[in-house]
């Protein structure tokens, strides 16, 4: 001097599924979706335990990712939201 990254805040794009049936209008039913949240998990990795001459080897545990899963929650015209992408502004950083 100020690279990546990170946070915030605006714009801009942005899937999927019933404008479903009933009703006494209070509501109640059956059917789907996943990309707000959220929860589940593999390989690896640590630890204890047995064996073992060290590792290799069983067993438990813990740690462990998602666009996968599951559908609590959201949603299923249009609006609204919407993971993520881009660009722009503050912040932070502080590389070469």
């Nucleotide at each position: 001097u100020g690279a990546a990254g990170g946070u915030u805040u605006g714009c801009g794009g942005g899937a999927g599924a019933g404008a479903c049936c009933c009703u006494a209008c209070g509501g109640g039913g059956c059917g789907c979706c996943g990309a707000a949240g959220g929860a589940g998990u593999a390989a690896g990795u640590u630890u204890a335990u047995g064996a073992u001459a060290u590792g290799c080897c069983a067993u438990a545990a813990a740690u462990g990712a998602a666009g996968c899963u599951c559908u609590c929650a959201g949603g299923c015209a249009a609006a609204a939201g919407g993971a993520c992408c881009g660009c722009a502004u503050a912040c932070u950083g502080g590389a070469c």

A computed fold for a 96-nucleotide RNA from a Clostridiales bacterium, annotated as Glycine riboswitch aptamer. Its mean pLDDT, the model's own confidence on a scale to 100, is 85. The RNAcentral record of the sequence draws on Ribocentre. The organism belongs to Eubacteriales, within Bacteria.